[in-house]
Context: one part of a larger RNA
RNA sequence: GGCUUACGGUGGAUACCUAGGCACCCAAAGACGAGGAAGGGCAUGGUAAGCGACGAAAUGCUUCGGGGAGUUGAAAAUGAGCAUAGAUCCGGAGAUUCCCGAAUAGGGUAACCUUUUUAACUGCUGCUGAAUCCAUGGGCAGGCAAGAGACAACCUGGAAAAUUGAAACAUCUUAGUAGCCAGAGGAAUAGAAAGAAAAAGUAAUUCCCAUAGUAGCAGCGAGCAAAAUGGGAGCAGCCUAAACCGUGAAAACGAGGUUGUGUGAGAGCACAAUAUAAGCUCUGUGCUGCUAGGCGAAGUGGUUGAGUCCUGCACCCUAGAUGGUGAGAGUCCAAUAGCCAAAAAAAUCAUUGGGUUACACUCUAACCCGAGUAGCAUGGGGCACGUGGAAUCCCGUGUGAAUCAGCAAGGACCACCUUGCAAGGCUAAAUACUCCUAGGUGACCGAUAGUGAAGUAGUACCGUGAGGGAAAGGUGAAAAGAACCCCCAUCGGGGAGUGAAAUAGAACAUGAAACCAUAAGCUC
Numbered sequence: 001g002g003c004u005u006a007c008g009g010u011g012g013a014u015a016c017c018u019a020g021g022c023a024c025c026c027a028a029a030g031a032c033g034a035g036g037a038a039g040g041g042c043a044u045g046g047u048a049a050g051c052g053a054c055g056a057a058a059u060g061c062u063u064c065g066g067g068g069a070g071u072u073g074a075a076a077a078u079g080a081g082c083a084u085a086g087a088u089c090c091g092g093a094g095a096u097u098c099c100c101g102a103a104u105a106g107g108g109u110a111a112c113c114u115u116u117u118u119a120a121c122u123g124c125u126g127c128u129g130a131a132u133c134c135a136u137g138g139g140c141a142g143g144c145a146a147g148a149g150a151c152a153a154c155c156u157g158g159a160a161a162a163u164u165g166a167a168a169c170a171u172c173u174u175a176g177u178a179g180c181c182a183g184a185g186g187a188a189u190a191g192a193a194a195g196a197a198a199a200a201g202u203a204a205u206u207c208c209c210a211u212a213g214u215a216g217c218a219g220c221g222a223g224c225a226a227a228a229u230g231g232g233a234g235c236a237g238c239c240u241a242a243a244c245c246g247u248g249a250a251a252a253c254g255a256g257g258u259u260g261u262g263u264g265a266g267a268g269c270a271c272a273a274u275a276u277a278a279g280c281u282c283u284g285u286g287c288u289g290c291u292a293g294g295c296g297a298a299g300u301g302g303u304u305g306a307g308u309c310c311u312g313c314a315c316c317c318u319a320g321a322u323g324g325u326g327a328g329a330g331u332c333c334a335a336u337a338g339c340c341a342a343a344a345a346a347a348u349c350a351u352u353g354g355g356u357u358a359c360a361c362u363c364u365a366a367c368c369c370g371a372g373u374a375g376c377a378u379g380g381g382g383c384a385c386g387u388g389g390a391a392u393c394c395c396g397u398g399u400g401a402a403u404c405a406g407c408a409a410g411g412a413c414c415a416c417c418u419u420g421c422a423a424g425g426c427u428a429a430a431u432a433c434u435c436c437u438a439g440g441u442g443a444c445c446g447a448u449a450g451u452g453a454a455g456u457a458g459u460a461c462c463g464u465g466a467g468g469g470a471a472a473g474g475u476g477a478a479a480a481g482a483a484c485c486c487c488c489a490u491c492g493g494g495g496a497g498u499g500a501a502a503u504a505g506a507a508c509a510u511g512a513a514a515c516c517a518u519a520a521g522c523u524c
Base pairs, nucleotide, nucleotide: 001523002522003521004520005519006518008516009515016474017473020445021444022442023441024440025439027437029434030433032149039100040099041098042055044053046078047077051073052059061094062093063092064091065090066089070082071081072080105114106113107112121147122146124142125141126140127139128138154185155183156182157181158180165172169219195202206233207232208231209230210229216224217223237426238425239424240370245254246253247252260404262369264367266363267362268361278357279356280355281354282353284351285350286349288347291344293340294339295338299313300312301311302310314331315330316320322334323333324332375399376398377397378396379395380394381393385411406421407420408419409418410417461468462467481508484495485494486493487492
C1' cells in the first nucleotide's frame, strides 16, 4: 500500500407520513363599478420586521340573532386589560372606508403637486336661436346622474398570419385557426317557413346519435366534406308596417289589422255569452330551502410509558361514514343515522287582491299586403361545392320590377305541377364554459412527485425592459427543549437530570451508496 471484518463519521437515498396539489361529479353562482370597482400604495398593535385583518371611527364601530367560558390573529413572552350585568367567537343588516387607480377641478415621472372650484367628458331635460326661411351648428341652465372601467373560460361580430402538409412548390392545406380589436349574457347565437321535400307526407330554432368518411368538391394531388331522412333531448309562441276610420295646420298619435286550403280592409247579416280559465305584471300573506346553530344510543377490569391491540365478561345500532385521541376505537371526543331551529336579508313556489291580453257567417278581379327593395350586369365573398352547367345566401359599383289575374323556390334555363309569402321586430327550454362557492368521489401524486408555489411564492434572485424564476416538509405523546457541576473566549463536548427511547438534543424520526477515519486480521 491492497483486501476482509468490526465500529464510527459524512451524506440524505429508501420505506412511512401529510399540512398541499390534480382530475372529475352534483348543486349554486357567474355577483362588481361615479353611492368610486378590480388592483394597489401608505398607514393602524404597549413592545410589531414580513403575512393575514383593518382604514384617521384603522389588529376595529353599531345593531339584530346564535353561542356559553374563557379571551386580546397566526405567535410565544411580558405588560395592561375584557368577560356569566354573557366577552372572544359565528351569522344577517348597517356605519366608517386615507391616497392612487375608469380617476373625473388643473397638472403629473401612479399612490404626488397646484388650487378660489357643485361633476371632467358624453348622454338626458329645458331655454336660446349663426351664416340661411325651416333646420343644423353654437350658447346658457338644471339634476344623488344614464354611460365610461374590470372580468378565468364559454359566446357574437370585426380584422387576420405563418411554421406545417402536399415527401420541392405557386392553386390548395395549416385556417377563417393562433394572436389582435369591439360587444353582450349567465349563457350567447338561432328561431316561428318567400322552409325542407316529392306526387306521400312534414311542420320554428338549438343540441346529440345514425345517415357517413357516404353524395360530392379537389394541381381529381395532398386533402376537404355535406344534406334530406330516421331516432332522441327539449318544446311556445307572439308583436308590428300598410289598407279603412278618427284627432290634428303638419309632424304624429289613437282605433283597426297581422295571414298563405291566400289574409285583411270594404259591403251585408248576425250579434254579447263569460271578463270565468290561462299567460304576463304589481302588491300582501304563507310554505320551502339558503346565509349562524341545537338534540343525538351504547364499556368496563387486566395488560402497557401510553391500549384503540390482546384477554375476561357486556352493550348500542334508522348511528359499524370519517377524523382525532400517548399503538388497529361502533360504545373516549368531534361527528354520523335520524330529528329540530331564524330576530334579519335576499330567493323559490303557492295563494289573496289590483291591472292587462281573445272569437262567428256570406259576398266582392275595384283598396292594402314592408322599394332604390327583388332581379339583372360586373367585381368579390360565403355555401362541403377551388367558376364550374353553379342554383340558393351576402357585399361593392351600375341599372332597376311586380302587389294575388301577384311574387319566390324546387341546383343553369324554360314549361307544367307542387311548396312557400322576402325586403320590420321579439322569444323560455334542451346546448357551451368554470375565475369563484358548498358538498362529494378517486385502480390520482406523496416533497427531484403533485400546481412554478405543502415554509416570506410569482417570494428571494436575474434582466434597462418585455420577461425569466427557484431552493427549502417530519424532535417528542407531552418541551418534560437539558437546572446544577466541569473543559472552555466562543463553538463544541463530558457528567447530572427529563423521557419508553437522547445513536429522539433542536445541524433533531427512518438513516442506503459514493467518500473519510479508527481497530483487528491476512498479504506484498
Molecule: large-subunit ribosomal RNA, domain I
Organism: Picea glauca